c-di-GMP-I riboswitch aptamer from an Alphaproteobacteria bacterium, 114 nucleotides, folded computationally. It matches the Rfam family "c-di-GMP-I riboswitch aptamer". A reference for the family is Weinberg et al. (2007), "Identification of 22 candidate structured RNAs in bacteria using the CMfinder comparative genomics pipeline", Nucleic Acids Res. Its family is annotated with cyclic-di-GMP binding in the Gene Ontology.
[in-house]
RNA sequence: ACCCGACAAAGGCAAACCGCCGGAAACGGCGGGACGCAAAGCGACCGGCCUAAAGCCGCCCGGUCUCGACGCUUCGGCGUCGGACCCGGCGGCCAAGGCGGCGGCGCCGCCGAA
Numbered sequence: 001a002c003c004c005g006a007c008a009a010a011g012g013c014a015a016a017c018c019g020c021c022g023g024a025a026a027c028g029g030c031g032g033g034a035c036g037c038a039a040a041g042c043g044a045c046c047g048g049c050c051u052a053a054a055g056c057c058g059c060c061c062g063g064u065c066u067c068g069a070c071g072c073u074u075c076g077g078c079g080u081c082g083g084a085c086c087c088g089g090c091g092g093c094c095a096a097g098g099c100g101g102c103g104g105c106g107c108c109g110c111c112g113a114a
Base pairs, nucleotide, nucleotide: 004112005111012037013036017032018031019030020029021028022027035101041107042106043105045104046103047102048099049098050097055093056092057091058090059089060088062086063085064084065083067082068081069080070079071078072077
């Protein structure tokens, strides 16, 4: 120096859960609280996992129209079917949003028995 990690020493972090705050959510911050952790320090580069606001697609309700076809008409329009667009609802896809306490990788770091 590297590997390694003890019923060592000195310290450190803090899961679930609860409160407040931020966020559409996943989740995060602060306080309380400790299941655990030798990198449970830091970084989303690779894989994985979570969410799906915006966007795109489909279906449905409603609305709008210098739109189309057909029918009716007292010739003003009206009705039915379709089209385009818009609001809303539901479903699907999707990260540029998250997770470092999922693994890999990178950076940095305390202690020293075997």